[in-house]
RNA sequence: CGAGACACAUCGACGAAGACACUCGCACGGCAGGAGCGGGGGACCCAGGUAAGUCGCCGGGCCGGACGACACACGUCGCACCGGAACGGCUAGGGGUGAAGUCGUGUCGCCGUAAGGCGGCGCGCCCGGGCAGCUCCCGCCCGAACCCGACAGCUCACCUCGCAGGCGCCGGAGAGGAACA
Numbered sequence: 001c002g003a004g005a006c007a008c009a010u011c012g013a014c015g016a017a018g019a020c021a022c023u024c025g026c027a028c029g030g031c032a033g034g035a036g037c038g039g040g041g042g043a044c045c046c047a048g049g050u051a052a053g054u055c056g057c058c059g060g061g062c063c064g065g066a067c068g069a070c071a072c073a074c075g076u077c078g079c080a081c082c083g084g085a086a087c088g089g090c091u092a093g094g095g096g097u098g099a100a101g102u103c104g105u106g107u108c109g110c111c112g113u114a115a116g117g118c119g120g121c122g123c124g125c126c127c128g129g130g131c132a133g134c135u136c137c138c139g140c141c142c143g144a145a146c147c148c149g150a151c152a153g154c155u156c157a158c159c160u161c162g163c164a165g166g167c168g169c170c171g172g173a174g175a176g177g178a179a180c181a
Base pairs, nucleotide, nucleotide: 001165006034010030011029012028014025015024016023036163037162038161039160040159041158046153056090057089058088059087062084063083064082065081067078068077069076070075093151094148095147096146097145101126103124104123105122106121107120108119109118110117111116127143128142129141130140131139134174135173136172137171
């Protein structure tokens, strides 16, 4: 800097005492909780949209159809084609945590018949965050990483997740406060 802090002795570690048995202490670690803090999902109302667009890819089954075989027929079997409802998986659609983004542009890639959309890397304007109590100025630095999985506006009730990690600064001006005399 940050939500990332508090109390608690059940188990372990550690410490004390004790001949032993045991007892006491201690939030360092584990499990489960407490209270608090910070997120996400989630109605009405509101906002937005209203037939324009999007609703992706892969997989093995299932259902319906088409087709084929057998059958007098009911039907049975097959199936590389079409459609459907689920299920499992994926992530360059979409979304979330976070300051870590918007727009433009160059290039490469993915998707698309195309228009175009999205992603990686680079550049530029802007924007956001940090520089040690607060504000302003000058100057400097940063804009990562991870998650959900076709799905998410807001949001009462309700449901659910997290409480990590890192740093070692101090140029000027102003405002406010405390202690002492």

This is a predicted structure of a 181-nucleotide RNA (c-di-AMP riboswitch aptamer (ydaO/yuaA leader)) from Streptomyces lincolnensis. The coordinates come from a structure-prediction model, not an experiment, and the mean pLDDT is 80. RNAcentral holds the sequence, with entries from Ribocentre.